The prediction has a mean pLDDT of 81. The RNA shown here (transfer RNA) has 73 nucleotides and comes from Haloplaca sp. 1 TL-2023. Its Rfam family is "tRNA". Rfam's curators write: Transfer RNA (tRNA) molecules are approximately 80 nucleotides in length. Taxonomically the source falls in Haloplaca (Eukaryota, Fungi, Dikarya, Pezizomycotina).

Parts: sequence; C1' cells; structure tokens
RNA sequence: GCCUUCGUGGCUUAGGUGGUAAAGCGCAUGACUAGUAAUCAUGAGAUCCUCGGUUCGACUCCGAGCGGAGGCA
Repeated sequence: GCCUUCGUGGCUUAGGUGGUAAAGCGCAUGACUAGUAAUCAUGAGAUCCUCGGUUCGACUCCGAGCGGAGGCA
C1' cells in the first nucleotide's frame, strides 16, 4: 500500500426482507435473612464510531473518513 471483516447501554452480544433498540452480566431500590451471599420483583442507563447521500422514514442500504482484528505484498 491492497483485500476481508468488525465498530450497538459499564462489559459481552442480538437486532430475519429499512418503520422510532432487546437479552445476559453488572448497577440502584425493595422483598426475603439475625446479617451477608444466593433468590425474587421493580427501575435507571445507548444522539446505535464520525460526516455526508438515498428514502416519507436508516442501527439496518450507499460513499468517505477514523479506530480494532485478520490476510497478501
């Protein structure tokens, strides 16, 4: 330098043929307990890497850039 792939809450991931984001862990509160842990219930938390384009509408499609991983030279 070229090619492939990935970039979503604190972490790990999901999100089928575009229609206003889900789960587990973690966190907070409550219940339970003599107390802690475990368990149960409820809740908070994501301008979906950035900028632009297409579209009535984009996490999802297209382009460029940035960053991570792998391959070739």
Source information: The RNAcentral record of the sequence draws on ENA.